[in-house]
Molecule: c-di-AMP riboswitch aptamer (ydaO/yuaA leader)
Organism: Firmicutes bacterium UBA5500
RNA sequence: UAGGAACACAAGCCGAAUCGAGCCAAUUGGCUCGUACGGGGAACAAGCAGUGGGGUGAAUCGGCUUUUGCCGUAGGGUCUGCCUUUCUCUCCCGAACCCGUCAACUAACCUCGGAGGCUUGGCGCAGAAAGGAUGA
Numbered sequence: 001u002a003g004g005a006a007c008a009c010a011a012g013c014c015g016a017a018u019c020g021a022g023c024c025a026a027u028u029g030g031c032u033c034g035u036a037c038g039g040g041g042a043a044c045a046a047g048c049a050g051u052g053g054g055g056u057g058a059a060u061c062g063g064c065u066u067u068u069g070c071c072g073u074a075g076g077g078u079c080u081g082c083c084u085u086u087c088u089c090u091c092c093c094g095a096a097c098c099c100g101u102c103a104a105c106u107a108a109c110c111u112c113g114g115a116g117g118c119u120u121g122g123c124g125c126a127g128a129a130a131g132g133a134u135g136a
Base pairs, nucleotide, nucleotide: 009121010120011119012118013117014116019034020033021032022031023030024029037113038112039111040110041109052102053099054098055097056096061072062071063070064069075093076092077091082132083131084130085129086128087127088126
């Protein structure tokens, strides 16, 4: 000097998944209780039949194919880095898991989650309209 990796920090993105208190431990941590914000159940019993039925999520459906692969698609995200909405454009996703014969909606009421993953290290190398916010 160049390249790479790790850690920390910062600014952001998807998502309901943020924030706080106490105790223990003593480099990172563990436990408990709350919390922004989210989900489910909730209106008699019994029997029979059935290819059962249902939930979270954007993730549904169709065609082709020796292929578990390809091409589309409802729908969803993204660049605008002050915010929201709409439009065009670009690039992506279009999964996975759970309940267990059982559930329309909904009040009282009951109950559960409150994760994880990723981008950049720069002034930002897509645009437009409307309304706000902030500053002068």